[in-house]
Molecule: transfer RNA
Organism: Candidatus Poseidoniia archaeon
RNA sequence: GCCGGGGUGGCGUAGUUGGCAGCGCGUCGGACUCAUAAUCCGAAGGUCGCGGGUUCAAACCCCGCCCCCGGCACCA
Numbered sequence: 001g002c003c004g005g006g007g008u009g010g011c012g013u014a015g016u017u018g019g020c021a022g023c024g025c026g027u028c029g030g031a032c033u034c035a036u037a038a039u040c041c042g043a044a045g046g047u048c049g050c051g052g053g054u055u056c057a058a059a060c061c062c063c064g065c066c067c068c069c070g071g072c073a074c075c076a
Base pairs, nucleotide, nucleotide: 001072002071003070004069005068006067007066010025011024012023013022019056027043028042029041030040031039049065050064051063052062053061
């Protein structure tokens, strides 16, 4: 350099007709308990990598860029 996969709350991730951004764990508050754990209820927490474009509407489509993983090539 080329090809492929990926980037979504703190962590792991789902999201295909383009139409309310979800799940698990964790965190915080409460219930239960003598108490802790477990369990149950509730809540907070998101620049959907960045910029631009298309569209009434973009995590999703198009263009450019950055980063991570794998493969190939190059290595004078």